[in-house]
RNA sequence: GGAGUGGGUGUGGCGGUCGCUCAUCCUAUUUUGGGAUGGGAGGAAAGUCCGAGCAGGACAGGGCGUGGUGAUGGCUAACGGCCACCGGGAGUGAUCCCCGGGAGAGUGCCACAGAAAAUAUACCGCCGAUGGUCCGCGAAAGUGGAUACAGGUAAGGUUGAAAAGGUGCGGUAAGAGCGCACCGCGAAGACGGUGACGUCUUUGGCAUGGUAAACCCCACCACCUGCAAGACCAAACAGGACCGAGCGUCGGCCCGGCGCGUAUGAGGUUCGGGUAGGUUGCUGCCUUCGGGCGAGCCGGCGAGUAAUCGUCGGUCCAGAUAAAUGAUCGCCCUUGUGCACUUUGGUGCAUGGGAACAGAACUCGGCUUAUACGCCCGCUCCAAUA
Repeated sequence: GGAGUGGGUGUGGCGGUCGCUCAUCCUAUUUUGGGAUGGGAGGAAAGUCCGAGCAGGACAGGGCGUGGUGAUGGCUAACGGCCACCGGGAGUGAUCCCCGGGAGAGUGCCACAGAAAAUAUACCGCCGAUGGUCCGCGAAAGUGGAUACAGGUAAGGUUGAAAAGGUGCGGUAAGAGCGCACCGCGAAGACGGUGACGUCUUUGGCAUGGUAAACCCCACCACCUGCAAGACCAAACAGGACCGAGCGUCGGCCCGGCGCGUAUGAGGUUCGGGUAGGUUGCUGCCUUCGGGCGAGCCGGCGAGUAAUCGUCGGUCCAGAUAAAUGAUCGCCCUUGUGCACUUUGGUGCAUGGGAACAGAACUCGGCUUAUACGCCCGCUCCAAUA
């Protein structure tokens, strides 16, 4: 200097003027108004994918079923999240990726191609020692050759994502873990580790292919609905027809429980009429006014590899309801374009911008997605120079 990789962070600052909105206080002509002080939209506010706080439904419960997660150990209120680490894979590497338990519980599937796709093989091949046939030699025993018929073979080749471990040597008629060495696989033991697992030693010629983001089995977890949840006040509530002994309720089903009803009709279906506005939840809460509460926030110190935890100090930070949080001026910061200069690092002038993605709606912890311009830190590789 180039290329890459992991993490953090900013999203303009200060001041004035005007405008909008909320809280507290004062004032007034008290429905309206005015004044003072203080606050006022993001790193994702998005998605609504997870988890919870909170609210309601059941006084609960048991079983089936349904759904979710899936190496190990930790963190957390919890999670399908985060941290570390193991195994497998990619990469020279820093690093990154994985729907990571089970294929001897069972069922299913593996198209096409290929001889054959798991109760799986012989198309091309190789051998033909042994048996058969034919020819030669020989008195005979036997011997040489041919054939590729019987038979043997799965090493080589074909196909494929995958073909009954891989490489090499020996052996054989030709071959084959048939034997051996190394690797792989199984078993036993030792050592290390909290553990998943790893390393070593000994031993066995040794294995029933793959696929479970196929059904399934195993382990663990899960009540449901959700702020349009709920609570309170206000308004209005003519009726008709049919079914009816059981109905309703706790996500579906069963058991069980509770409530209502059994002809003075619980409940259900349907036709039809009327009303539907507001407060709260909702923005910190409680208070004896000293303070207290919180998975709150900011900072220091300590522990831990880290996620995170403990402790001390400070602080209380938008609250709308058709939806406020804006405009403008000056200086600084930053940046686009044009011109000029330049020691090529930049400087000056003019003219624009605050860039992209994008706007709170009960709150919080995560994940995912979109994204312009920057800034900072760590690590890896390559080249050159010293």
This is a predicted structure of a 386-nucleotide RNA (Bacterial RNase P class A) from a Planctomycetota bacterium. RNAcentral holds the sequence, with entries from ENA. Its Rfam family is "Bacterial RNase P class A". It is annotated as a ribozyme. Model confidence (mean pLDDT): 76 of 100.